Predicted 3D model of a 91-nucleotide RNA (c-di-GMP-I riboswitch aptamer) from Paenibacillus methanolicus. Its mean pLDDT, the model's own confidence on a scale to 100, is 80. The RNAcentral record of the sequence draws on Rfam. Of the family's consensus pairs, 95% are formed in the model. The organism belongs to Paenibacillus, within Bacteria.
[in-house]
RNA sequence: ACAUGAGAAAAGCAAACUGCGUGAAAACGCAAGACGCAAAGCUAUAGGGGCUAAUGGUCGAACGAUGAACCGAUGCCUGCCAGCUACCGCU
Numbered sequence: 001a002c003a004u005g006a007g008a009a010a011a012g013c014a015a016a017c018u019g020c021g022u023g024a025a026a027a028c029g030c031a032a033g034a035c036g037c038a039a040a041g042c043u044a045u046a047g048g049g050g051c052u053a054a055u056g057g058u059c060g061a062a063c064g065a066u067g068a069a070c071c072g073a074u075g076c077c078u079g080c081c082a083g084c085u086a087c088c089g090c091u
Base pairs, nucleotide, nucleotide: 003091004089005088012037013036018031019030020029021028022027035079041084042083043082047081048080049077050076051075056071057070058069059067
């Protein structure tokens, strides 16, 4: 330096549920709480994928549809894949 992850060591993060708050929603923040995580660290403008649909737009063709409809992120998710960075050492 690269790979790798245990039966280590020192650390770390924190799912669901609940309470309070923000938001149109997805979701997020704080508190409590631990399902788990060798990257559950950072990145949403490296890329892919997903969720919501407020503002906005469409409602035409043979029929029907103004809606609990359809389109669509500028919103959100990295604890979905991923990119980047990184502690330790049975190796």